[in-house]
C1' cells in the first nucleotide's frame, strides 16, 4: 500500500518536555486548549484482538470461561455530531424530522 475479515453507545491519565494549535480527510456544527493544544519521553491504567497458559462440556468447536506472561491497541465527549448513496415510517410538498443499511475512517488478525 491492495484485498479479506471480526470490532468500533463500555472501559481507562498523571508527570516531565514542547510552545499554539487539536477532534482522519473536505463543509457545517459543536468542542477542547496559555488554569499550557499537537508530537515526543517516562510512569502508570483499561480491554481481552493474536499468541500463550489454566479450566469447562449431552454439544469437543476456529466453542464458552478465566489468568494478564508477551505482540499490538487504547486512555475528553457514539468513531463528538451531521453531510454522500439506498430504504422504512411520520409531517409535508421537493423540505424536513426519525430509524435501518451502506460508503469512508479507526484498531486487531490473515493474505499479496
Nucleotide at each position: 500500500u491492495u484485498c479479506u475479515u471480526a470490532u468500533c453507545g463500555a472501559g481507562a491519565g498523571a508527570g516531565g518536555u514542547g510552545g499554539a494549535g487539536g477532534g482522519a480527510c473536505u463543509u457545517g456544527g459543536c468542542c477542547c486548549u496559555g488554569c499550557g493544544a499537537a508530537g515526543c519521553c517516562u510512569c502508570a491504567g483499561c480491554a481481552a484482538c493474536c499468541a500463550g497458559c489454566a479450566g469447562a462440556c449431552c454439544c469437543c468447536g476456529c466453542u464458552c470461561u478465566g489468568c494478564a506472561u508477551g505482540g499490538u491497541g487504547c486512555u475528553a465527549a457514539u468513531u463528538c455530531c451531521a453531510g454522500c448513496a439506498g430504504g422504512g415510517c411520520g409531517g409535508a410538498u421537493c423540505c424536513c424530522g426519525u430509524c435501518c443499511c451502506g460508503g469512508a475512517g479507526a484498531u486487531g488478525a490473515g493474505a499479496a